c-di-AMP riboswitch aptamer (ydaO/yuaA leader) from uncultured Actinospica sp., 155 nucleotides, folded computationally. The organism belongs to Actinospica, within Bacteria. The RNAcentral record of the sequence draws on MGnify. The coordinates come from a structure-prediction model, not an experiment, and the mean pLDDT is 75.

RNA sequence: CGCCGAGUCCCCGCGAGGGGAGCCGGGGACCCAACGCUCUCGUUGCCGCAGGCAUUCGGGAGAACCCCGGGGUGAAUCGGCCGGACCCGCGGGCCCGGCCGUAGGGCGACUCUUUCCGCCCGAACCCGUCAGCUAACCCGGUAGGCGGUACGAAG
Numbered sequence: 001c002g003c004c005g006a007g008u009c010c011c012c013g014c015g016a017g018g019g020g021a022g023c024c025g026g027g028g029a030c031c032c033a034a035c036g037c038u039c040u041c042g043u044u045g046c047c048g049c050a051g052g053c054a055u056u057c058g059g060g061a062g063a064a065c066c067c068c069g070g071g072g073u074g075a076a077u078c079g080g081c082c083g084g085a086c087c088c089g090c091g092g093g094c095c096c097g098g099c100c101g102u103a104g105g106g107c108g109a110c111u112c113u114u115u116c117c118g119c120c121c122g123a124a125c126c127c128g129u130c131a132g133c134u135a136a137c138c139c140g141g142u143a144g145g146c147g148g149u150a151c152g153a154a155g
Stems, first nucleotide, its partner, number of pairs: 001147004008021005022142006032132001037062006044054004069130001070127004078101007086093002104121005112155003116152001
């Protein structure tokens, strides 16, 4: 001087830190969404002699092999193959490492757009059995990491 990102700005303080603005995120009503499968009872409609069919809601009962807590920040998910540890009902499951892809994200230096071209990333962490949406309201964050003249094309 620039880039990713909410992660910037102002004030006080020697500092640690505190306060405010802006920005970002989480929790949290009504309404809405969701409330699965089978049988049975009641309810509703139709045909009907019995009885049957369909359907809404409610009650009760049963089944559910195998596998598995769930959720959040973030682009960072989901597969395949190989090796290893553990569990196993021997079918497999789960974790770690490596490789190849991939949802997705970023960059290519005036700005915007693009199904084109090229490159890179595709991590990590938190809550603790609990969270749909969500006004009021409540809570939290405001870190960190990079680059050194690059400059793709079209509109």